[in-house]
RNA sequence: UCAGACGGCCGGACGGCCGCGGGGGGCAACCCCCGAGGAAAGUCCGGGCUCCACCAAGACAAGGCGCCGGGUAACGCCCGGCCGGCAAGGCCCUUCGGGGCCGGGCUGAGGGAAAGCGCCGCAGAGAACGAACCGCCCCUUCAGAGGGGUAAGGGUGAAAAGGUGCGGUAAGAGCGCACCGCUCGACCGGCAACGGUUGAGGCAUGGCAAGCCCCGCCUGGAGCAAUGCCGAAUAGGGACCGUGCGCUCGCAAGAGCAAGGGCGUCUUAGCCCCGAGCGGUCCGGGUUGGCAGCUGGAGGCGGCGCGCAAGCGCCGUCCAAGAUGAAUGGUCGUCGCCUCUCACGAGGAACAGAACCCGGCUUACAGGCCGUCUGACGCG
Numbered sequence: 001u002c003a004g005a006c007g008g009c010c011g012g013a014c015g016g017c018c019g020c021g022g023g024g025g026g027c028a029a030c031c032c033c034c035g036a037g038g039a040a041a042g043u044c045c046g047g048g049c050u051c052c053a054c055c056a057a058g059a060c061a062a063g064g065c066g067c068c069g070g071g072u073a074a075c076g077c078c079c080g081g082c083c084g085g086c087a088a089g090g091c092c093c094u095u096c097g098g099g100g101c102c103g104g105g106c107u108g109a110g111g112g113a114a115a116g117c118g119c120c121g122c123a124g125a126g127a128a129c130g131a132a133c134c135g136c137c138c139c140u141u142c143a144g145a146g147g148g149g150u151a152a153g154g155g156u157g158a159a160a161a162g163g164u165g166c167g168g169u170a171a172g173a174g175c176g177c178a179c180c181g182c183u184c185g186a187c188c189g190g191c192a193a194c195g196g197u198u199g200a201g202g203c204a205u206g207g208c209a210a211g212c213c214c215c216g217c218c219u220g221g222a223g224c225a226a227u228g229c230c231g232a233a234u235a236g237g238g239a240c241c242g243u244g245c246g247c248u249c250g251c252a253a254g255a256g257c258a259a260g261g262g263c264g265u266c267u268u269a270g271c272c273c274c275g276a277g278c279g280g281u282c283c284g285g286g287u288u289g290g291c292a293g294c295u296g297g298a299g300g301c302g303g304c305g306c307g308c309a310a311g312c313g314c315c316g317u318c319c320a321a322g323a324u325g326a327a328u329g330g331u332c333g334u335c336g337c338c339u340c341u342c343a344c345g346a347g348g349a350a351c352a353g354a355a356c357c358c359g360g361c362u363u364a365c366a367g368g369c370c371g372u373c374u375g376a377c378g379c380g
Stems, first nucleotide, its partner, number of pairs: 001376010012335007020035006037351001041362002044360005049223004062219005067081005082110001083108004089102005111214002116212002118208003133154002135150006162180006181203001182201008227292004237283007246257004260273004299318008337348004
């Protein structure tokens, strides 16, 4: 310098004019201040806040989470580590077929599979209380064929009964040996996950728990259209007061009579009340609406200290939208970026837009900048 991988940041800048939402000042004219994002998105997790339920703990059910340590208000998030898988590249051994080791980086729903149950499609002889299709070897047989041994070779498959090599054998096989792997024990290192060394065992006992299950841990429900307050007209509801619907008379106002109920019951008399409707006064709930919740908070920025880091502590400083059919726009000038052009100049600039507020995750994103690691080439 180039290429690749990973991580972080920015995502036009300044000003004028006109306009819009919010706040402040002023009698007013008017003036001053603030006004989208890294994702405001999906609403997928975790909280704050509010109401309801329970408010003692436990059990059961259901759902979720799951290596270890740390961070955090909390998390399924983040940081660091461990282990497994993939892998640029490097090293060692080699009988040149290959085998072993390290490994930047990427990645894993990463507890338990000799507690139990279940499943393993197609292919294949066989998918699990150790399997014989082809092949190989032995025996019988003239032959066809049959009986037996064998998991080295072939074939099927995502997966075939530890892997590779040498010995061994009738052919084979942990049958024996070396290296790697596995199980168990001891010691050492580490808070731990786990690692290392060593000893014993040749070591049949596959995979799936994003199948049931087992173990451990966590979890009430609903959501700002939560919730609280104030409350118009109209139409409902309730209380009280006045009037009194039926029949007759009357133009009408009204008058008279009758029905029903009450005054403990019955009879008579008397008194009072009386459904609907109308008028008035008052009360209460709700709708439209208004106010609160509503933005000062696990807050931003800077410095110092601790920590590998995520992050934490202290000090200083700042206040930065709060709408409700819902503002955050338009235009002009200068500069910067990209494309086209010899030039003048022309054109373009992503994804997207708050709605109670935070911490995460995921998804979308033109272009640009910075850093780390690996490799190649060049120079010293």